């Protein structure tokens, strides 16, 4: 891939133009074939390559034109003559051809006549028109100089002139595409004069010119894309996008180029030539062009039969019959579109929407006939058969209609248009089932329109999201007060022509409906032209006018600006004295300086910079910006005043100037301050914050550069839209005066601010200084990045500045507000939070948990508070869940097996460490049976991240909500906030809030005082006995009466309420003080909110799943959970003298007890043991408390302190004590003299300390949980530290700072840049060579033509150059991507230096 093409067909036809050849004949003639001749081959038909053009569309001109074949009129067809194809005779040549010689015709071609027709030129006119160059008429000349016949005599041709038609040529006006990273372009290029060509105007050619234009920002040129229209898709429309198909116009026939012929052509199914390619060849030459129909090869993701017929409809050609037409009709072929139709209807049955049987219809489907058709097919007619011939795609998580089904998988495999599924219970993935949707059709990819007001004319926007130029002057351009008059260009009515048909609408109607097709109508093409009117508005030309603007007068303000001269402080060097050791710098320090006298004080004196107080959201200035005071010069604004100009304006694309700081370039100055560097700190490092020094700046002149967060993030002018209050400038009025150039109050004009309504806006907010309603002009933006980068062009001395993309990436980036979280933000108020205190861990021995090691195992769980004496309220066996070894179970259901004897049972043996196990062998019973295959029991197996439940911790922390109402678009706020106050969101008082609930308090339960009643198993004070010891008297409720006084128990009250007083407060409420058993919550508990923390627990129990399943079950032996170089937590016991040890002696709560507690008693040194009342408990026993109280001893030592550790004998407990239990006794006597960093607890009967009791338990506490005895010391502050509440502030965090997030390097992978260069394609322009064509001349000539000179246009091909575009390329540098890689920590909180 306008890529190349095999074969065949796609244009012929005429015998009535001619002459011949041939073949037939009824001899009349006929048929046939080539040739000469006409006529057609310029149509159809196919394609868009190329054109950004008058190429297309429209509307017009042709007074600048042609037109065969057709119509009409009118005239005419007289007369000669030469030739030549065919055909005969002969050459060449492989072929395609092609040559030489003879013979002949005509509607072929020629000569003459006649019509005619054409041109200059004179003249006075007349018509037509917008306009004579037109036509008619006239005078003179001058030029051309027609015809073809046949014939049946009817006709047909053919000439000449005018006219019409039709078709084409040329010109013009307007329209219809990108790109300024193309701004200048053009040289026959503009125009004129003259000449040439053309059918025909004209630089179409061409020659002068003492012409130099044209063209263009309203976009030239130059690029890149593209055949126009009608239409087509889509959309409400305006608009977008497209140009297939059918009509139309226009270009092209492999790429260029030329002419001929002819009415038409620069023809490609005609000629020539070059180029690229193919094909034959006999190597000498020759041939070819499917973007006609089929076809075939290539190319791609993409598309049919090498059909059938001239029957229709056209066309050619003929007088005509008729021939020719891949035009055209029609068949094949494709679910490619667009229409309709159908895959049935009934009875029974079966659990059924479905099957299976039987009738029933027969559009359709098969067959037959017949008509139809060129021929077929469909159709139509009739007739026969038989529900027969006919269901899939997609989709089921949201949008989005349909599974909270199954079974697989396990961030794998996959899945999705977007959002998003999938990491063991997948409504998203793969298969079932089941359902949805459409349905001969579902989906899938790709494009276009619409949603999309997301390029916006209709219709958007620029403070903060993307977007106002740094200001300001000012060309063109758009915009433009008031009035009066005129035009009629715009507008606006009409009217007339045109805008092809198809397509579109609507109404019929025709195919059995539709599709489709057909009439009429009506739309559409919103156009263009041409007459007429109208005359507000807009323009335009004349006049006026003064409210815009400008000018001008006048007296005020003002760090405006240029220049010039002077003035202050302070600093740094210098200089005099003086003075003495530091100075100076910091969080703290060093660098540094100083005895060569510093800092410091003083006195002189040089230099350079700057202008402090006044100073003020104050003033000037277009903006940048602008502060000492004095002076000259300059410009602006405002106020007044109303003398002029008379609209002069307003905006401003390009264009110009102006424009911090910092930066270039030359020259000065140079005192502070100071990038870089240079030193000293800091750190893990510090290229940084801090601190010592100092270059360049900074400052002056005279350029350059032209930038900012040049910010009110907010262009200019103008207009109209509540109000309040400041200031500043001028003006005018009152009032007051210290009479000042003074205050002070009102108004108005103008400039600055602050509140705040409408009203605008996402919201923040703006709000007469609008972001708020309106106009006018400018400028800017359309998703993040890539990127303000390449690249190209431009300015620059450079530094960069100004213009500004694309690949490639990506589903968000952003703005506002909102509730949380947080913060090395800010306030307030709380905690044994710190501080004040007292006691201890962190050294050491030991006990115990936990890591870690180790081990067959060291079962398993808990890891910051909130895991480590925790599950474990007790591991020797059991527990138990590890490890080693043995060993036993399977409800039920089926299959195989069993009366030919299963399964079990005793006796014996055999294996084994043992054995209930396996095996042998006899017996005994009499139906069940583990081999397979499911399917259970049963699991401390998995999964606390499927759970429920219980618990931890936030936190007994003061906080979490609702309903109504109100504010906001909404998230959401209010309330619940704000002043006080409280332990408290606890009240009290303000308050768009009014109210309520769940926490909190109320509440329960112990304790503390009082009172009442109760009376045993409790008490015993008084009264009477008993008993004991004794002296008078004492003990003794482990005797009795009696009694309830007292304590003790139980039960019911009672009391405490800021109730009184004072003070201070409005109140709540504090302070403080009485009284009182107790005071401001009385102590001490219980009860712990919404929630949160994927905290814990599946090994307490329950449980969803998943997985074992004769082993992950049961069960039986031994082991092990107790290991042991180390780390960590919690305790224990100590270091002694406040204490050890000896002896005497004194007081308690509270628990528990039958497989229990044990009195007494006797025995032993003890720990126990043997007996053994009482007690089922206010009776009985546990039960002797210790600390601690007196004596005595010990006397600062590793002890008479400490008590690990080991030796020895006993004891208990249990089947069992080695591994691995507790006690006793006796001996042994390690450590260790108070414990770094650091960290816990605790605020009153509490810390510390002292024993007691239970718990668990056969035995085994230094644990846990009570009990009670003794019995402190500070604190009436704080928010430094730890955290918690609120308010408030920032936020780029919401998995919520253990948050977020940047860059550098290191891999990998992608696009593009630059690149010395290499190749190639286009295109222009020079020059060469140059096929052929045109034309001049002159020869020759057979009169077609040749050949020579020569002009001249010229394809094609080489060669330089130029401009573009593409492919490579060594390297270079930057971007962009990618679960988990390095430094760092620059940014988000004051982000730790805003």
């Nucleotide at each position: 891939u306008a890529g190349a093409c095999a074969u065949g067909c796609a244009a012929g036809u005429c015998a009535a133009g001619g002459g011949g050849a041939u073949u037939c004949u009824u001899c009349g003639g006929a048929a046939u074939c080539a040739c000469c001749g006409g006529c057609g081959a310029a149509a159809g038909g196919c394609u868009c390559a190329g054109u950004a053009a008058c190429a297309c569309g429209u509307c017009g001109a042709u007074a600048a034109u042609c037109u065969g074949c057709c119509c009409u009129c009118a005239g005419g067809u007289c007369u000669g003559g030469a030739a030549u194809a065919a055909c005969c005779u002969u050459g060449g040549g492989a072929a395609a051809c092609u040559g030489a010689g003879g013979c002949u015709a005509a509607u072929a071609c020629c000569g003459g006549a006649u019509a005619u027709g054409g041109g200059a030129u004179u003249g006075a006119u007349a018509c037509u028109g917008g306009a004579a160059u037109g036509u008619a008429c006239u005078u003179u000349c001058c030029c051309u100089g027609a015809a073809a016949g046949u014939u049946u005599c009817g006709g047909u041709g053919c000439c000449u002139g005018a006219g019409g038609a039709u078709g084409a040529g040329u010109c013009g006006g307007c329209g219809g595409c990108u790109g300024a990273u193309u701004a200048g372009g053009c040289u026959g290029u503009u125009g004129g004069u003259g000449a040439g060509g053309u059918a025909a105007a004209g630089g179409c050619u061409c020659a002068c010119c003492a012409a130099a234009a044209c063209c263009u920002a309203g976009g030239a040129u130059c690029a890149g894309u593209a055949g126009g229209g009608g239409a087509g898709a889509u959309g409400a429309g305006a608009g977008u996008c497209u140009u297939a198909g059918c009509c139309u116009c226009g270009a092209g026939a492999a790429g260029g180029a030329c002419a001929c012929u002819g009415a038409g052509a620069u023809a490609a199914g005609g000629g020539u030539c070059c180029u690229a390619g193919c094909c034959c060849u006999a190597a000498g030459g020759g041939g070819u062009g499917c973007a006609g129909c089929a076809g075939u090869c290539g190319c791609g993701g993409a598309a049919c039969c090498u059909c059938u017929a001239c029957a229709a409809u056209g066309c050619g050609c003929g007088a005509g019959a008729g021939c020719g037409u891949g035009a055209u009709a029609g068949g094949g072929g494709u679910a490619u579109c667009c229409c309709a139709a159908g895959u049935g209807c009934u009875u029974a049955g079966u659990u059924u929407u479905a099957c299976u049987a039987g009738g029933c219809u027969u559009u359709u489907g098969c067959c037959a006939u017949g008509u139809a058709u060129a021929a077929a097919a469909a159709g139509c007619a009739u007739g026969g058969c038989g529900a027969a011939u006919a269901a899939g795609u997609g989709g089921u998580g949201g949008g989005u209609a349909a599974g909270a089904c199954c079974g697989g998988u396990g961030c794998c495999a996959g899945c999705c248009g977007c959002c998003g599924c999938g990491g063991u219970a997948a409504c998203c993935c793969c298969g079932g089932c089941g359902c949805c949707a459409c349905g001969a059709g579902u989906g899938g990819c790709a494009a276009u329109c619409a949603c999309a007001a997301u390029u916006a004319u209709u219709g958007g926007g620029u403070c903060u999201a993307a977007a106002g130029c740094g200001u300001c002057u000012g060309u063109a351009g758009c915009c433009g007060a008031u009035u009066u008059g005129u035009u009629a260009a715009g507008u606006u009515u009409c009217u007339u022509g045109u805008g092809a048909a198809a397509u579109u609408g609507u109404u019929u109607g025709g195919c059995u409906c539709a599709a489709c097709c057909a009439c009429a109508c009506a739309a559409c093409g919103u156009g263009c032209a041409a007459g007429a009117a109208a005359u507000a508005c807009u323009g335009g030309c004349a006049g006026a006018u003064u409210a815009g603007a400008g000018a001008c007068u006048g007296g005020g303000a003002g760090g405006a600006g240029a220049c010039a001269g002077g003035a202050g402080u302070a600093c740094u060097c210098u200089u005099u004295g003086g003075g003495a050791a530091g100075c100076g710098g910091u969080a703290a320090a060093a660098u540094g300086u100083u005895a060569u006298a510093a800092u410091c004080c003083u006195u002189g004196g040089a230099g350079g910079a700057c202008u402090a107080c006044c100073u003020g959201u104050g003033g000037c200035g277009g903006a940048g910006g602008c502060g000492c005071c004095u002076g000259u010069c300059u410009a602006g604004a405002a106020c007044a005043g109303g003398u002029c100009u008379g609209a002069c304006g307003g905006u401003g694309a390009g264009a110009g100037a102006c424009g911090a700081a910092g930066g270039c370039u030359a020259g000065g100055a140079g005192a502070a301050c100071g990038a870089u560097c240079g030193g000293g700190a800091u750190u893990a490092g510090a290229u940084a914050c801090c601190c010592c020094a100092g270059u360049a700046g900074c400052c002056c002149u005279a350029g350059c550069a032209g930038u900012a967060a040049a910010c009110g993030c907010u262009g200019c002018g103008a207009a109209c839209u509540a109000a309040g209050u400041g200031u500043u400038g001028c003006a005018u009025g009152c009032u007051c005066u210290u009479c000042g150039a003074g205050a002070g109050c009102a108004u108005g004009c103008a400039g600055u601010g602050c509140u705040g309504u409408a009203g605008c806006g996402a919201a923040g907010g703006c709000a007469u200084u609008a972001a708020g309603u309106u106009c006018g002009c400018c400028a800017c933006c359309u998703g993040g990045g890539a990127a303000g980068u390449a690249c190209g062009g431009c300015c620059g001395c450079a530094a960069g500045a100004c213009u500004g993309a694309a690949a490639c990436u990506u589903a968000a980036a952003g703005g506002a507000a909102u509730u949380g979280g947080c913060g090395g933000g800010a306030g307030a108020g709380c905690a044994c939070a710190c501080a004040a205190g007292c006691g201890g861990u962190g050294g050491a021995a030991u006990g115990u948990g936990c890591g870690g090691u180790u081990u067959a195992a060291u079962u398993c769980a808990a890891u910051c508070c909130c895991a480590c004496u925790c599950g474990g309220a007790a591991a020797a066996u059991c527990u138990c869940a590890c490890c080693a070894g043995g060993a036993g179970c399977g409800a039920c259901g089926g299959c195989a097996g069993a009366a030919u004897g299963a399964a079990g049972g005793u006796c014996a043996g055999a294996u084994u460490a043992a054995a209930g196990g396996u095996u042998u062998u006899a017996c005994c019973u009499a139906a069940c049976a583990a081999g397979c295959c499911g399917a259970g029991a049963g699991g401390u197996g998995c999964u606390g991240c499927a759970u429920g439940g219980c618990c931890g911790u936030c936190g007994u922390c003061a906080g979490c909500u609702c309903g109504u109402g109100c504010c906001g678009u909404a998230a959401g706020g209010u309330g619940u906030c704000c002043a006080g106050u409280u332990a408290g969101g606890u009240c009290u008082g303000g308050u768009a809030a009014c109210g309520a609930g769940c926490a909190a308090g109320a509440c329960c339960u112990g304790c503390a005082u009082c009172c009442a009643c109760a009376a045993u198993u409790g008490c015993a004070a008084a009264c009477g006995c008993g008993u004991c010891a004794a002296u008078u008297u004492g003990a003794u409720g482990a005797g009795c009466g009696u009694g309830c006084a007292c304590a003790a128990u139980g039960u019911g009250g009672a009391g405490a309420c800021c109730g009184c007083a004072u003070u201070g407060g409005u109140a709540a409420c504090a302070a403080u003080g009485a009284g009182g058993a107790a005071g401001g919550u009385g102590c001490a508990g219980g009860c712990a909110a919404c929630g949160a923390u994927a905290g814990g627990u599946c090994u307490g129990u329950a449980u969803g799943g998943c997985c074992c399943g004769a082993a992950u079950c049961u069960c039986c032996u031994g082991g092990g959970c107790u290991a042991c170089a180390c780390g960590c937590g919690c305790g224990u016991c100590a270091c002694a003298a406040u204490g050890g040890c000896a002896u005497g002696g004194a007081c308690a709560g509270g628990g528990g007890g039958a497989u229990a507690c044990a009195a007494c008693u006797c025995c032993g040194a003890a720990a126990g043991g043997a007996g053994a009342a009482g007690u089922c408990a206010a009776g009985c026993c546990u039960c002797g408390a210790a600390a601690c109280c007196a004596u005595g001893u010990c006397u600062u030592g590793g002890u008479c302190c400490u008590g690990a550790u080991c030796g020895a004998g006993g004891g208990u407990u249990g089947u069992a004590a080695c591994u691995c239990a507790c006690c006793c006794u006796c001996g042994u006597g390690a450590u260790g003299c108070c414990g770094g960093a650091a960290u816990c607890g605790c605020u009153a009967g509490u810390a510390a300390u002292c024993g007691u009791g239970u718990u668990u338990c056969a035995a085994c506490a230094c644990g846990g949980c009570a009990c009670g005895g003794u019995g402190a010391a500070u604190a009436c502050g704080u928010c430094c530290c730890u955290g918690c509440u609120c308010u408030u502030u920032g936020c780029a965090c919401a998995c919520a700072c253990u948050g977020c997030c940047c860059g550098u390097c290191a891999u990998c992978c992608c696009a593009a840049u630059c690149g010395a260069g290499c190749c190639g394609g286009g295109u222009c322009u020079a020059u060469g060579u140059g096929a052929g064509g045109a034309u001049u001349a002159a020869u020759u000539u057979u009169c077609g033509a040749a050949u020579u000179a020569g002009u001249u246009c010229g394809a094609a091909c080489a060669u330089a150059g130029g401009c573009u575009c593409a492919g490579u390329g060594a390297g270079a540098a930057g971007g962009g991507g990618c679960a988990a890689g390095u430094c760092g920590u620059c940014a988000c909180a004051a982000g730790g230096u805003a």